The RNA shown here (transfer RNA) has 84 nucleotides and comes from Gemmatimonadetes bacterium 13_1_40CM_69_22. The same sequence occurs in records of 2 taxa. The sequence is in RNAcentral, with records from ENA. Rfam family: tRNA. About the family: Transfer RNA (tRNA) molecules are approximately 80 nucleotides in length.

[in-house]
RNA sequence: GCUCGGGUGGCGGAACUGGCAGACGCGCCGGACUCAAAAUCCGGUGGGGGCAACCCCAUGCGGGUUCGAUUCCCGCCCCGAGCA
Numbered sequence: 001g002c003u004c005g006g007g008u009g010g011c012g013g014a015a016c017u018g019g020c021a022g023a024c025g026c027g028c029c030g031g032a033c034u035c036a037a038a039a040u041c042c043g044g045u046g047g048g049g050g051c052a053a054c055c056c057c058a059u060g061c062g063g064g065u066u067c068g069a070u071u072c073c074c075g076c077c078c079c080g081a082g083c084a
């Protein structure tokens, strides 16, 4: 340099048919159980604003297409594999 795969919460990892982003697990917070703890079980859990209803932002970065993009197209950055 070329080809292919990947980049999503605090972490791992789904959602590829374009249609509420964050399923599920871990972690964390609260509760139950216990003398106490562990294990187990139940509930909650992206960020910001607001008294609340609700609003805004968020899928590596920047553009494009579209009513609508994690998903399609272009450029760039980073990680991995192969080829030279």
Stems, first nucleotide, its partner, number of pairs: 001083007010026003019067001027045006046057004060076005